Description:
The RNA shown here (Lysine riboswitch aptamer) has 163 nucleotides and comes from uncultured Romboutsia sp. Its mean pLDDT, the model's own confidence on a scale to 100, is 83.
């Protein structure tokens, strides 16, 4: 440098469908209540703010699920760090968070299980971290030895196999 392998829950994107969010946000109408709402200002506000209750009306986004296609095995995420968007409304500033994207050989072989933090509308998922298996690679030791193949121990992708 080329080309592979780990598995049937191997990573990750792109659609359609469907659950969920949610009879919740909101919008009308009646009735009550009566000076605020907002981070914060300005508009707005007794021609009724803000609130509660019936009544009809009634979402969506983000994320989950299956199917199917695509592209791949640092696949991919996670931290930090920069930028831009976004959080944010009636209109201006604005926090924590959140998206994306570019970089840093900082960290993780790889799915699941409990447990805990954190993000959410969620005991769903995702993402960190322990714990104890599993499971793939690699070396070592032993046991069987045709050959592979079992048992234990340590290690882990900048790796391993071939060429």
């Nucleotide at each position: 440098g080329u080309a592979g392998a780990g598995g049937c829950c191997g990573c990750g994107a792109u659609a359609c469908u469907u659950a969920u969010a949610a009879g919740u946000a909101c919008u009308a109408a009646u009735a009550a209540u009566g000076a605020g709402g907002u981070a914060a200002g300005c508009a707005c506000g007794a021609a009724g703010a803000u609130u509660u209750a019936u009544u009809a009306g009634a979402a969506a986004a983000g994320g989950a699920a299956u199917u199917a296609u695509c592209g791949c095995c640092g696949a991919a995420g996670a931290a930090c760090a920069u930028a831009a968007c976004u959080g944010a409304u009636g209109c201006u500033u604005a926090a924590a968070g959140g998206u994306u994207a570019u970089g840093u050989a900082u960290c993780u072989g790889g799915g699941g299980a409990u447990g805990u933090a954190u993000a959410u509308a969620a005991u769903a998922u995702a993402u960190g971290c322990a714990u104890a298996a599993c499971u793939g690679u690699c070396a070592c030791a032993a046991a069987u030895u045709a050959a592979a193949u079992u048992u234990g121990u340590g290690u882990u992708g900048a790796g391993c196999u071939a060429c």
The source organism's lineage runs through Bacteria, Bacillati, Bacillota, Peptostreptococcaceae and Romboutsia.